A computed fold for a 354-nucleotide part of an RNA from uncultured Rhizobium sp., annotated as small-subunit ribosomal RNA, central domain. The coordinates come from a structure-prediction model, not an experiment, and the mean pLDDT is 81. It matches the Rfam family "Bacterial small subunit ribosomal RNA". Rfam links the family to the GO terms structural constituent of ribosome and ribosome. The organism belongs to Rhizobium, within Bacteria. The full RNA is in RNAcentral, with records from ENA and SILVA.
Context: one part of a larger RNA
RNA sequence: CUGGGCGUAAAGCGCACGUAGGCGGACAUUUAAGUCAGGGGUGAAAUCCCAGAGCUCAACUCUGGAACUGCCUUUGAUACUGGGUGUCUUGAGUGUGGAAGAGGUCAGUGGAAUUGCGAGUGUAGAGGUGAAAUUCGUAGAUAUUCGCAGGAACACCAGUGGCGAAGGCGGCUGACUGGUCUAUAACUGACGCUGAUGUGACGAAAGCGUGGGGAGCGAACAGGAUUAGAUACCCUGGUAGUCCACGCCGUAAACGAUGGGUGUUAGAUGCGUCGGGCAGUUCUCAGUGUCUCGGUGUCGCAGCUAACGCGUUAAGCAUUCCGCCUGGGGAGUACGGUCGCAAGAUUAAAACUC
Numbered sequence: 001c002u003g004g005g006c007g008u009a010a011a012g013c014g015c016a017c018g019u020a021g022g023c024g025g026a027c028a029u030u031u032a033a034g035u036c037a038g039g040g041g042u043g044a045a046a047u048c049c050c051a052g053a054g055c056u057c058a059a060c061u062c063u064g065g066a067a068c069u070g071c072c073u074u075u076g077a078u079a080c081u082g083g084g085u086g087u088c089u090u091g092a093g094u095g096u097g098g099a100a101g102a103g104g105u106c107a108g109u110g111g112a113a114u115u116g117c118g119a120g121u122g123u124a125g126a127g128g129u130g131a132a133a134u135u136c137g138u139a140g141a142u143a144u145u146c147g148c149a150g151g152a153a154c155a156c157c158a159g160u161g162g163c164g165a166a167g168g169c170g171g172c173u174g175a176c177u178g179g180u181c182u183a184u185a186a187c188u189g190a191c192g193c194u195g196a197u198g199u200g201a202c203g204a205a206a207g208c209g210u211g212g213g214g215a216g217c218g219a220a221c222a223g224g225a226u227u228a229g230a231u232a233c234c235c236u237g238g239u240a241g242u243c244c245a246c247g248c249c250g251u252a253a254a255c256g257a258u259g260g261g262u263g264u265u266a267g268a269u270g271c272g273u274c275g276g277g278c279a280g281u282u283c284u285c286a287g288u289g290u291c292u293c294g295g296u297g298u299c300g301c302a303g304c305u306a307a308c309g310c311g312u313u314a315a316g317c318a319u320u321c322c323g324c325c326u327g328g329g330g331a332g333u334a335c336g337g338u339c340g341c342a343a344g345a346u347u348a349a350a351a352c353u354c
Base pairs, nucleotide, nucleotide: 003326004325005324006323007308008307012322014202015200016199017198021194022193023192025088026087027086028085029084030083031082033081034080035077036076037075038074039073040072041071042070049065050064051063052062053061054060091191092188093187094186095184096183097182098181099180103177104176105175106174107173108172109171110154115149116148117147118146119145120144121143125136126135162169163168207248208247209246210245211244212243216242217241221237222236223235224234259321260320261319262318263317264316267299268298271297272296273295274294275293276292277291278289279288303310304309327354328353329352336347337346338345339344
């Protein structure tokens, strides 16, 4: 390489958009490029293969045949693929009527709590731990009451509940705004899927730059303990940081360790749950039903799997496109390139060794 694979053994890019390319619905008609069949030309010789022959045999040589799986040309075939034309509505999209939601951005606002400050009451302890001590307190702490300030986070509701492409999103109100679901079947008429390179005001936390902010928490650091030691675990403090604005970084066990699309294959009618539709009941609400569409869970047949397990939300059966893997270590390292203010990120070997 041909292959075989990618939940846990090596292997799914963190996510999306999208260029080229690949793949692509139904019917009719046409073309005949792919495809198939026939004819013609060519496919040097040697070699290979087959049958014979010649050197005593063999290697070797000679004769004949076959083959040279290819290319060119011509005549046909038309199922499939491709090209052209026309039509269609199931895929896709649009419209119209409804619906749910911590989806996003900005602005405003609320209460509880912690801390600090001011004032009142009040007196000797408080705090902390396994036990202590560092620490705070007669300059009046802790406790308690009132007031003020400031920052950050939003108890209950809250749920294998919801929304989002992923990261992620949770007090309340408003403005702006994205997506989704459902009913209808009015409109367009294949307009679709994937996606190398690439692109992105995408991307937790930490980190970086500039300027703010700083209550609590808290790397580093200091002290107290513990211990043989204790550069830790525990305690008292505490700086960056955590918060905001703008700009970088571009990584995570970025996980469902499971790429995207489509079709298809038992159920759980006495399994749940969320959002719609329908039906009947009901004054309404609530509750109910089963049929139905879309999500989110649990169990489970067939099937799959090395097993664990997966099982209509597949890891089943198929198909299409992309990414990735190829023994362990060396190493996700060196060198070089690209990116970055830096930290570093990304791309990515070899010697050697088992």